[in-house]
The RNA shown here (Bacterial RNase P class A) has 441 nucleotides and comes from Anaerolineae bacterium UTCFX2. The coordinates come from a structure-prediction model, not an experiment, and the mean pLDDT is 77. The sequence was found by an Rfam model in a public genome assembly.
RNA sequence: CAGGUCGGUCGGGCGAUCGCUGGACGAUCAAGCUGAUGCAAGAUUGGUUCAGAGGAAAGUCCGCACUCCGUAGAGCGCGCUGCCGGGUAACACCCGGGGCGGGGGCUGGCUGCCAAUCCACGGAUUGGCGGGCGGUUACCUGCCGGAUCGGGCCACAGAGACACAGCGCCGGCGCAGCCGGCAAGGGUGAAAAGGUGGUGUAAGAGACCACCGGCGCGCCUGGCAACAGGCGCGGCCAGGCAACCCCCAGCGGGAGCAAAGCCAAGCAGGGACAAACGGGCGCAAGCCCGGGGAGGCGGCUCGUCUCCCUCGCGCUCUUUACCGAGCGCCAGAGUCCCGGGUAGGCUGCACGAGCGGCGCGGAGACGCGCCGCCCAGAUAGAUGAUCGCCGGGGCAGGGCGACCUGCCUUACAGAAUGCGGCUUACAGACCGGCCUGGACA
Numbered sequence: 001c002a003g004g005u006c007g008g009u010c011g012g013g014c015g016a017u018c019g020c021u022g023g024a025c026g027a028u029c030a031a032g033c034u035g036a037u038g039c040a041a042g043a044u045u046g047g048u049u050c051a052g053a054g055g056a057a058a059g060u061c062c063g064c065a066c067u068c069c070g071u072a073g074a075g076c077g078c079g080c081u082g083c084c085g086g087g088u089a090a091c092a093c094c095c096g097g098g099g100c101g102g103g104g105g106c107u108g109g110c111u112g113c114c115a116a117u118c119c120a121c122g123g124a125u126u127g128g129c130g131g132g133c134g135g136u137u138a139c140c141u142g143c144c145g146g147a148u149c150g151g152g153c154c155a156c157a158g159a160g161a162c163a164c165a166g167c168g169c170c171g172g173c174g175c176a177g178c179c180g181g182c183a184a185g186g187g188u189g190a191a192a193a194g195g196u197g198g199u200g201u202a203a204g205a206g207a208c209c210a211c212c213g214g215c216g217c218g219c220c221u222g223g224c225a226a227c228a229g230g231c232g233c234g235g236c237c238a239g240g241c242a243a244c245c246c247c248c249a250g251c252g253g254g255a256g257c258a259a260a261g262c263c264a265a266g267c268a269g270g271g272a273c274a275a276a277c278g279g280g281c282g283c284a285a286g287c288c289c290g291g292g293g294a295g296g297c298g299g300c301u302c303g304u305c306u307c308c309c310u311c312g313c314g315c316u317c318u319u320u321a322c323c324g325a326g327c328g329c330c331a332g333a334g335u336c337c338c339g340g341g342u343a344g345g346c347u348g349c350a351c352g353a354g355c356g357g358c359g360c361g362g363a364g365a366c367g368c369g370c371c372g373c374c375c376a377g378a379u380a381g382a383u384g385a386u387c388g389c390c391g392g393g394g395c396a397g398g399g400c401g402a403c404c405u406g407c408c409u410u411a412c413a414g415a416a417u418g419c420g421g422c423u424u425a426c427a428g429a430c431c432g433g434c435c436u437g438g439a440c441a
Base pairs, nucleotide, nucleotide: 001437002436003435004434005433006432007431008430009429010428012390013389014388015387016386017385018384020052021051022050023049024048025047026045027044028043029042032039033038054412058423059422061421062420063419064418065417066256067255068254069253073302074301075300076299078252079251080250081249082248083097084096085095086094087093098144099143100142101141102140103139104137105136106135107134108133110131111130112129113128114127115126116125117124118123145247146246150245151244152241153240154239167185168182169181170180171179172178173177194212195211196210197209198208199207213237214236215234216233217232218231219230220229221228222227260347261346262345263344269338270337271336272335273334277290278289279288280287281286291309292308293307294306295305312329313328314327315326316325317324354373355372356371357370358369359368360367361366391410392409393408394407395406396405397404398403
């Protein structure tokens, strides 16, 4: 310097004129308060001043803050997460590490074609363009509990997908066929009884043996750990899928700013269903206990909390009568259905797990300390319009060059309770990390 890859910052600037929203101060008016001086919610204001969209404001995929369900426990159900360690308010996020892959790089053989040269005419060497098989990696990147708890699935093809033999090999026979043995060769497929070499056999086969690979068990070393390495034993040698059910570990109330709270205004309520009482204390009012009913944290159960169980009347049975029993009416926490009114104003509403700088600790995410700063709060929803100059990019022309002229263009995109993330979109400019190649020193 060039290419590749990963990340970060900005993403138009300046001036003038007019215009918009909020805050503060001022001015004018002013409900109301005060004996009075005065205070004052609020309204108006081309009075002064300050501030005014994003890195994604998008998606609504996660996590939380906050609000309400009066309190909110346990179990089941349901849901979420899933390698290890750390960070954080928390997380499915971030940082560091581990394992298995993919890409790129480096590297070792094998092999095809072309060219050139040599040749002992068998072939060899060099270069170029490919193909496939390994090793390695401090670069980029994807994934991550369990398949030996059990169930289920693996289409098509294929003989066969928890193992059924069609081609083939071997043996026998009444030999263009039949019977028996084999799973080593070939074929199908995403995947077919581990690989190489041998023993053995009629032919074979982990049937057996050596080495290798995978797996299981035990031990040692290093590491907090995931794991890595080593040693020994064992022929154990069919797998894959769990964003299929499932198992294991951990976590989890629900709903949501249209949450919720206040003020003003306004209307019209109607119907159905609905439990059980008993005992004790007290002059009474009332209280307590047991039982029954209802509601509340949503799906269920238990626990727990709150509320309700009314004053009497009528009939029948029994009794001389009272007491007692049964039935009905009445009230009733609450549940359901039908119907009416309101859609106005204020709060929530921005000082925050906030931002910036410096220092220290940490591999890093991040943490601690000090100093400084205040940075939108709208409610059909505010920051725009015009003019001038300049900047970035592209094209064309001129010029030795610096540069000049003309034309075109200047991304994605707008807060609505807020924050930490993830994902997606983005013209162009700048800054950096790493890898590779080249040049220079």